[in-house]
Context: one part of a larger RNA
């Protein structure tokens, strides 16, 4: 000199954009943070509508839906940095050793049966959390059967490659494994015939498979802090055979066999630490660092475990143990903010128990839509960066006053007063956006599909609806210089000097050093210098 997630002191007008528990991975009151689908299902608690009514209520409907069965999601998004010196991360490869829900694409199928369990009814147990028995019932829930390939398994033959273990591929033969329906429209053909059923058709699904995309698992080379005042470490240890296990290779696990494996190119042990893109500094080399944003990893009160699932060994799931807190009828139960706010504590120190799903993104849904403390906004804080203002021009009897003085004067100083103006910001009044296009619905046109001029789908035109911020940004008008300057320093380094007070005292100080009676170094004043809504101090890094 530069920098900061800063803090402290004095001071403080406005705006934009950012940032804001670095300490106790300490403990947490309260609210919210993951649901959705009635176009899977049985249904109907509440509401709505219709009918009846003895005015208590009852019945029905679906444009509605509590609880329940079922599907998808809850493995994303959000937080934190405890642990980890490791294939954790970075980088480059491998997987002929693998998986992949939703999505895209290709080519097939969706036949025919069965038995339950919730909800509900009823009888109990319990203070509660919750729970037991009996009975009824539906499904895209569950279970057999049929059929089935280019899927899986085994065998045989051919070709190619080979690390000689095998792998890839083609053909043949044998065996095995599947499914679920829902909604809208139409009566062209069949049947009852107002209109429906079967059927047809459209859309959404379901089953098995090939390919893709995306995501993930695993393996390897290289790189990745300090201590040798840590020198030896290792028994599933190192390798083999066989088996088990996994989506998959492998001591991953097990039985047997062999006795190996690592290490001064630093094993093992100890300390410290999430890693990276980056960030800060520096001419660079390098050094320091890893807040915000982005990628990866790890963790979710502490330790352990599995279940479900395409995916977890799962922050707001389950089980066990522990510590802690709470409820209890003492028998037994409940909980986990390192999600967003907020509280206590710790600390030099870090914000509102705000608004909205309008936008972007995510989950579910055909959709309308619902949910979303992700996110978008607002609030607080000069915490940082940037911008603007606190007025402009004129004005010398150089006023008064302060300070200094050699008493002549000098200086604050065009500074003020005064005159003429301007109107940024702030204040008042009025106008007033962009961020909104999707989507839906009505209507018109065209296309595609179809038995069809229906429905559904696609494209286009027109109309209507949707903004938290917010009456915000911005614009116009009004009044009025009116409301808006401080802080540090002035011995040298280092830019800026005099007077008074003090008298090695009180004090200053980054280094050198000042102060013991004329102190440019202490304290005050006048003046000056430097920065400026900031200025200094402290801490840390280069």
């Nucleotide at each position: 000199g530069a920098a900061c997630g800063a803090a402290c002191g004095c001071u403080g007008g406005c705006g934009g954009c950012g940032u804001g528990c670095c300490u106790a991975a300490g403990a947490c009151a309260u609210g919210c943070a993951a649901g959705u689908c009635g176009a899977a299902c049985g249904g109907u608690a509440a509401g709505a509508c219709a009918c009846c009514u003895u005015c208590g209520g009852g019945u029905g409907u679906a444009c509605a839906c509590g609880a329940g069965u079922g599907g998808c999601g809850c493995a994303c998004g959000g937080g934190u940095g405890a642990g980890u010196a490791a294939c954790g991360c970075g980088u480059g490869g491998g997987u002929a050793a693998u998986c992949u829900g939703c999505c895209c694409u290709c080519a097939g199928g969706u036949c025919g049966g069965g038995g339950a369990c919730a909800a509900c009814u009823u009888c109990g147990g319990g203070a509660a959390a919750c729970u037991g028995g009996a009975g009824c019932u539906a499904a895209u829930a569950c279970c057999g059967g049929a059929u089935g390939a280019g899927c899986c398994c085994a065998c045989g033959a051919g070709g190619c490659c080979u690390u000689c273990g095998g792998g890839c591929u083609u053909c043949g033969c044998g065996g095995g494994a599947a499914a679920a329906g829902g909604u809208g429209g139409c009566c062209u053909c069949u049947c009852c015939u107002u209109g429906g059923a079967a059927g047809c058709u459209a859309c959404c699904g379901c089953c098995a498979g090939g390919g893709g995309a995306u995501g993930a698992g695993c393996c390897c080379g290289c790189g990745u802090c300090c201590c040798a005042u840590u020198a030896g470490c290792u028994u599933g240890u190192u390798g083999g055979u066989g088996a088990g296990g996994u989506a998959a290779c492998g001591g991953c696990u097990c039985a047997c066999c062999a006795a190996g494996g690592c290490g001064a190119c630093g094993a093992u042990g100890g300390g410290u630490a999430g890693c990276u893109g980056g960030u800060c500094u520096g001419a660079g080399a390098g050094g320091a660092u890893g807040a915000u944003c982005a990628g990866c990893c790890a963790c979710a009160c502490u330790g352990g475990a599995a279940c479900u699932g395409a995916g977890a060994c799962a922050c707001g799931g389950u089980c066990c143990a522990g510590a802690c807190u709470c409820c209890u009828a003492c028998g037994g139960g409940a909980g986990g903010c390192a999600g967003c706010a907020g509280u206590c504590g710790g600390g030099a120190a870090u914000u509102u128990u705000g608004g909205g799903c309008a936008a972007u993104g995510g989950g579910c849904g055909c959709a309308a839509g619902c949910c979303u403390g992700a996110c978008c906004c607002a609030g607080c804080a000069a915490c940082g960066c940037c911008g603007c203002g606190u007025g402009a021009g004129g004005g010398a009897u150089g006023a008064a006053g302060g300070c200094c003085c050699u008493c002549g004067g000098g200086u604050c100083g065009u500074a003020a007063a005064c005159c003429u103006c301007u109107g940024u910001c702030g204040g008042g009044a009025g106008g007033g956006a962009a961020g909104a296009a999707c989507g839906u619905u009505c209507u018109c046109c065209g296309g595609a599909u179809c038995a069809a001029u229906a429905c559904c789908c696609c494209g286009g035109g027109g109309g209507a609806c949707u903004g938290a911020c917010g009456g915000u940004a911005c614009c116009u008008c009004c009044a009025a210089a009116g409301g808006a300057a401080g802080c540090a320093c002035c011995g040298g380094c280092u830019a800026a000097c005099u007077c008074c007070g003090u008298g090695c005292c009180a004090g200053c100080a980054g280094c050198c050093g000042c102060g013991g009676u004329a102190a440019g170094a202490c304290g005050g004043a006048g003046g000056g210098u430097g920065c400026a809504a900031g200025c200094g101090u402290u801490g840390u890094u280069c």
Record summary:
Predicted 3D model of a 542-nucleotide part of an RNA (small-subunit ribosomal RNA, 5' domain) from a metagenome.